Large-subunit ribosomal RNA, domain III from a bacterium, 451 nucleotides, folded computationally. Model confidence (mean pLDDT): 80 of 100. It matches the Rfam family "Bacterial large subunit ribosomal RNA". Its family is annotated with structural constituent of ribosome and ribosome in the Gene Ontology.

Context: one part of a larger RNA
RNA sequence: GAGUAGCGAGAGAGGGGUGAGAAACCCCUCCGCCGUAAGCCCAAGGGUUCCUGGGGAAGGCUAAUCCUCCCAGGGUAAGUCGGGAGCUAAGGCGAGGCCGAGAGGCGUAGUCGAUGCACAACUGGUUGAUAUUCCAGUACUUCCGUGUCCGCGCCCAAUCCAAUUUUGAUGUCCUAAGGGGCUGUCCUUCGGGGCGAACCGACCGACUCAUAGGCGGAUAGCGAAGGAGGGACGCAGGAGGGUAGGUGAGCCCAGGCGUUGGUUGUCCUGGGGUAAGCGUGUAGGGAGAGGUCUAGGCAAAUCCGGACCUCAUGAAUCCUGAGACGCGAUGCCGAGCCGUAACAGGCGAAGUCACUAAUCCCAUGCUGCCGAGAAAAGCUUCUAGCGAGCUGGCACGGAACCCGUACCCCAAACCGACACAGGUGGGCGGGUAGAGAAUACCAAGGCGAUC
Numbered sequence: 001g002a003g004u005a006g007c008g009a010g011a012g013a014g015g016g017g018u019g020a021g022a023a024a025c026c027c028c029u030c031c032g033c034c035g036u037a038a039g040c041c042c043a044a045g046g047g048u049u050c051c052u053g054g055g056g057a058a059g060g061c062u063a064a065u066c067c068u069c070c071c072a073g074g075g076u077a078a079g080u081c082g083g084g085a086g087c088u089a090a091g092g093c094g095a096g097g098c099c100g101a102g103a104g105g106c107g108u109a110g111u112c113g114a115u116g117c118a119c120a121a122c123u124g125g126u127u128g129a130u131a132u133u134c135c136a137g138u139a140c141u142u143c144c145g146u147g148u149c150c151g152c153g154c155c156c157a158a159u160c161c162a163a164u165u166u167u168g169a170u171g172u173c174c175u176a177a178g179g180g181g182c183u184g185u186c187c188u189u190c191g192g193g194g195c196g197a198a199c200c201g202a203c204c205g206a207c208u209c210a211u212a213g214g215c216g217g218a219u220a221g222c223g224a225a226g227g228a229g230g231g232a233c234g235c236a237g238g239a240g241g242g243u244a245g246g247u248g249a250g251c252c253c254a255g256g257c258g259u260u261g262g263u264u265g266u267c268c269u270g271g272g273g274u275a276a277g278c279g280u281g282u283a284g285g286g287a288g289a290g291g292u293c294u295a296g297g298c299a300a301a302u303c304c305g306g307a308c309c310u311c312a313u314g315a316a317u318c319c320u321g322a323g324a325c326g327c328g329a330u331g332c333c334g335a336g337c338c339g340u341a342a343c344a345g346g347c348g349a350a351g352u353c354a355c356u357a358a359u360c361c362c363a364u365g366c367u368g369c370c371g372a373g374a375a376a377a378g379c380u381u382c383u384a385g386c387g388a389g390c391u392g393g394c395a396c397g398g399a400a401c402c403c404g405u406a407c408c409c410c411a412a413a414c415c416g417a418c419a420c421a422g423g424u425g426g427g428c429g430g431g432u433a434g435a436g437a438a439u440a441c442c443a444a445g446g447c448g449a450u451c
Base pairs, nucleotide, nucleotide: 012030013029014028015027016026017025031448032447033446034445039428040427041426042425045408046407049406050074051073052072053071054070055069059067060066079140080139081404082403083402084401086117087116091112092111093110097106098105099104121138122137123136124135125134141400142399143398144397145396146395147394148393149392151390152389158219159218160217161216165212167210168209169208171207172206173205178200179199184195185194186193187192221386222385226382227381228380229379234369235368236367237366240362241361242360245356246355247354248353249352251272252271253270254269255268256267257265273332274331277327278326279325284320285319286318287317288311289310290309291308292307293306294305296304297303333351336347337346338345370373414423415422430442431441432440433439
């Protein structure tokens, strides 16, 4: 310079409290702002900022009794939520191997790697701070064990298939002697005769059927690191069936009855909930079934693929499938009332109907189109193989590991040197008017943004 610029979008006022001290801290009453957000819940990121008690040097663009600041103590509880003990994508690493003077590079088998696939928990209550984690109630998943009830199997018995073999048959076939004699051929006295194929024809034999016999086998289960199916996928479009949510109620329940011109009335105010799971299997969507043979699926296969046959064609059957309804629930919640100095605590009504209605569910469905739209495991099935005990139902009991879990999360806690008008992925997102998630005003909830 200069007590100058500035004090970073936005509304505060009054009363009470605490305190040495109050425009800013706490409480109350008004007022104002946001309300597809300036509300609520996650992911990423941060890392104790969370809660309680205390403090006021510094930080806070002023003050501060206050703080996300300082000090101390406390706080994060899981079979089911998310991740690992399951799977793979891009990509990484990479036994052997190839290349390179080397360092090292590439890469097979493999092994990692979610932003994807698979996979079992809901409602209520509770703390100063955690909760699908604690508690109460009601479930589900995997594995192990016990008991019981069926159903099978091994041994015995039984049944079935079945080799050598037994007996039998008006059966069929073959064939000897014999019969038979076509077309033919030879001889002939022309009358005829010889040869001769088919065909007929016993035993034996063969086949078939019946019977006896019974070498041998079958009538459980588990099951791949292998085969196959499935998982399994684009974009656009419209219709249908539902539900969440919402609105209304003259219906149900609780409370009220007026300082008036008027208030027992079709009056006013408030409320009118409840999950997973289990049962049922609906609106809707989808699929043909059986048999024989078989050069393919690196071995095998009853599986898949291929060929053919039979029966069916919209029926039957099977698969899938929201929602509703019933149980769950004689529970919990619940307006209000009682009660407490305060925090506690207790009692507890009705809990229905109608309309509307999603961007959510049925639905990875259906229809259309061309740019033709991941993989692997779980799952199903097939054998290879194992195999003497085993599958299933019900009941009961036991086991269930590791990591995360506080708090902020469109922000004063993340990224921007700052308590920065910037940036930051996903979910929910009520009412009136409106096509609408625009816009305006409100609810729940949150703020009045540090001179």